A computed fold for a 112-nucleotide RNA from a Thermoanaerobaculia bacterium, annotated as c-di-GMP-I riboswitch aptamer. NCBI's taxonomy places the organism under Bacteria, Pseudomonadati, Acidobacteriota, Thermoanaerobaculia. Rfam family: c-di-GMP-I riboswitch aptamer. About the family: GEMM was predicted in a large-scale screen for bacterial structured RNA regulatory elements. The sequence was found by an Rfam model in a public genome assembly.
RNA sequence: GCUCGACAAAGGCUCACCUGGCGCGAGCCAGGGCCGCAAAGCCACGGACCUCUGCCUGAAUGGCUGCUACUCGCAUCUCCUGCGAUGGGCUGUAGGCGGCCGGGCUACCGAA
Numbered sequence: 001g002c003u004c005g006a007c008a009a010a011g012g013c014u015c016a017c018c019u020g021g022c023g024c025g026a027g028c029c030a031g032g033g034c035c036g037c038a039a040a041g042c043c044a045c046g047g048a049c050c051u052c053u054g055c056c057u058g059a060a061u062g063g064c065u066g067c068u069a070c071u072c073g074c075a076u077c078u079c080c081u082g083c084g085a086u087g088g089g090c091u092g093u094a095g096g097c098g099g100c101c102g103g104g105c106u107a108c109c110g111a112a
Base pairs, nucleotide, nucleotide: 004110005109012037013036017032018031019030020029021028022027035099041105042104043103045102046101047100049096050095051094052092054090055089056088057087062080063079065075066074067073
């Protein structure tokens, strides 16, 4: 130096959730926060997943909301829907996501 990662040492980060703010949205930022992390530091190159634009499809005890024993069932017409709901498919010089995986770059310590 490279590889590697300990019941080592010094530290670091912060899932969920809460508060405030930004965004149509996925989500992001700040503060708090302790499930965890040896790269849970940085980077959207590839994949997966999520959102959105436009188009296509086209509708019923449908959608939103609440409860719950969570593939279902119950409640609600007082809210939305052919002026196209929900869902699905295609599309994009669209976006998100690094704590989903792969990949790239950088980095503290030094046992085996």